[in-house]
RNA sequence: GGAGCGGAUCGGAGGAUCGCCUUUUGCGCAAGCAGGAGGAGGAAAGUCCGAACUCCUACGGGCAGCAGGCUGGCUAACGGCCAGGCGCGGCGACGCGACGGAAAGUGCAACAGAAAGAUACCGCCAGGCAACUGGUAAGGGUGAAAUGGUGCGGUAAGAGCGCACCGCGGAUCGCGUGAGCGAGACGGCAUGGCAAACCCCCUGCGGAGCAAGACCAAAUAGGGAGACUGUGGACCCGCCCGUGUCCGUUUAAAGUCUCCGGGUAGGUUGCUCGACCACCGCGGCAACGCGAGUGGCAGAUGAAUGAUCCUCACUCCGAGCGAAAGUGAGGAGGACAGAAUUCGGCUUACAGGUCCGCUCCACAU
RNA sequence: GGCGGUGUAGCUCAGCUGGUCAGAGCACGCGGCUCAUAUCCGCUAGGUCCGGGGUUCAAAUCCCUGCACCGCCACCA
Numbered sequence: 001g002g003a004g005c006g007g008a009u010c011g012g013a014g015g016a017u018c019g020c021c022u023u024u025u026g027c028g029c030a031a032g033c034a035g036g037a038g039g040a041g042g043a044a045a046g047u048c049c050g051a052a053c054u055c056c057u058a059c060g061g062g063c064a065g066c067a068g069g070c071u072g073g074c075u076a077a078c079g080g081c082c083a084g085g086c087g088c089g090g091c092g093a094c095g096c097g098a099c100g101g102a103a104a105g106u107g108c109a110a111c112a113g114a115a116a117g118a119u120a121c122c123g124c125c126a127g128g129c130a131a132c133u134g135g136u137a138a139g140g141g142u143g144a145a146a147u148g149g150u151g152c153g154g155u156a157a158g159a160g161c162g163c164a165c166c167g168c169g170g171a172u173c174g175c176g177u178g179a180g181c182g183a184g185a186c187g188g189c190a191u192g193g194c195a196a197a198c199c200c201c202c203u204g205c206g207g208a209g210c211a212a213g214a215c216c217a218a219a220u221a222g223g224g225a226g227a228c229u230g231u232g233g234a235c236c237c238g239c240c241c242g243u244g245u246c247c248g249u250u251u252a253a254a255g256u257c258u259c260c261g262g263g264u265a266g267g268u269u270g271c272u273c274g275a276c277c278a279c280c281g282c283g284g285c286a287a288c289g290c291g292a293g294u295g296g297c298a299g300a301u302g303a304a305u306g307a308u309c310c311u312c313a314c315u316c317c318g319a320g321c322g323a324a325a326g327u328g329a330g331g332a333g334g335a336c337a338g339a340a341u342u343c344g345g346c347u348u349a350c351a352g353g354u355c356c357g358c359u360c361c362a363c364a365u
Numbered sequence: 366g367g368c369g370g371u372g373u374a375g376c377u378c379a380g381c382u383g384g385u386c387a388g389a390g391c392a393c394g395c396g397g398c399u400c401a402u403a404u405c406c407g408c409u410a411g412g413u414c415c416g417g418g419g420u421u422c423a424a425a426u427c428c429c430u431g432c433a434c435c436g437c438c439a440c441c442a
Stems, first nucleotide, its partner, number of pairs: 001361010012312007020039008041336001045347002048345005053209004058243006065205005070084005085099001086097004100200002105198002107194002118147001121140002123136005148166006167189001168187002172183004213269004223260006232247004262441003276296004280291004314333004320327002366438007375391004384422001394408004415431005
């Protein structure tokens, strides 16, 4: 100097004018006027996970269903994060991984091929005139996939049939909390793939969601039809069972469910300070935990947080001047997006920058 | 704001317990029939199976992720 990898962070600054929302002070009978303070994000997004909170009149069990799945830790919890193991990719920094079980069972594998989990088409060898019979799994051929690989021996031809090395399984030993790693007697290799096919094992899960829920006000027809039920109905909204609670007790009332109608289109609350964030110290490899102080944190409801202009900074183009280096009048540009009950994550989008650490290549000393 | 569903030819749909031909009807085009048009008959063409990635020998189908569209949810009694 070039090419890359990982992490962190910013994503305009200042001013003027005109406006918007919340809150507060003063004046005013009120309408309102004047002043002060505050006013989007790293993803506020997608709504993909996990919770808080609220309601479903309480609690437990079973089946079904759904989700997760290497190990250890962190966390309120998680499908998240950190560290480690193994596998794959990369020369490397490093990246990616739905990574339990195929020896519980069922199933699938089109076409091709003899054969797709149990076999022999061509071939080779032996016998036979031949048809054919027996042996074999070296070689050929098909396929995505064909029964360990290479070599030597051996044999009628062959074959883990025997041996050496490699691969595979592996009693046991050592190390590690563990996943696992290393060594390895022994086994001649026996049962190959798919579980993002059914399934099996382990773990977790009641449902609905702030349009939850509570209160006030206005208006209307507090209306109609049907189903269930007399030892029953409703209560955790897939089904069943048990305890308990509530209702009802023989004119079907009450209750639950479904459908058809009627009225309103208002306000308050929930509502924003909380498992919160930043800085600092200590512990920990880290995620994170503990501790003290300081600072910070919008609450709208057809929904505010904006628009215009000026200056500066950044990037690009560039008249003119100059031999060149350069200097530069002037012009253009600035992404993705936008709170809606609140948090912790993940994922996706993003013009253009800044900083830190590391790897490879080339050159110079 | 919350919850649920759909996406396959120009249009309406099937195929979605993975299999190698991605189909049907209508529409479009060409030919035939007719004096001509329609009907009818025959033959073509037309597809990123919404986009991207993964599992698998193999994906419209299974899984993950994004995009577009559609529907439902207010209160009173």